[in-house]
A computed fold for a 74-nucleotide RNA from Treponema sp., annotated as transfer RNA.
RNA sequence: GGGUAAAUAGCUGAGUUGGUUAUAGCAUCCGGCUCAUAUCCGGAAGGUCUGUGGUUCGAAUCCACAUUUGCCCA
Numbered sequence: 001g002g003g004u005a006a007a008u009a010g011c012u013g014a015g016u017u018g019g020u021u022a023u024a025g026c027a028u029c030c031g032g033c034u035c036a037u038a039u040c041c042g043g044a045a046g047g048u049c050u051g052u053g054g055u056u057c058g059a060a061u062c063c064a065c066a067u068u069u070g071c072c073c074a
Stems, first nucleotide, its partner, number of pairs: 001073007010026003019057001028044005050066005
């Protein structure tokens, strides 16, 4: 330099033939249980879905560019 895949909560991940409130586990916090701690059970909080722009009545999802990362080729 060329090609290709990916970016969603503190971490790991689901969700795409566009559709009304973005989902779960772990971690965190609160409560229950226990003499107490852990396990276990219940609940809460936590996201402007990498960025900018475009298409559309409507975008995590489609398109363009950029950034970062992985892989392949040279």

Lineage of the source: Bacteria > Pseudomonadati > Spirochaetota > Spirochaetia > Treponema. Its Rfam family is "tRNA". The family's RNA type in Rfam is transfer RNA.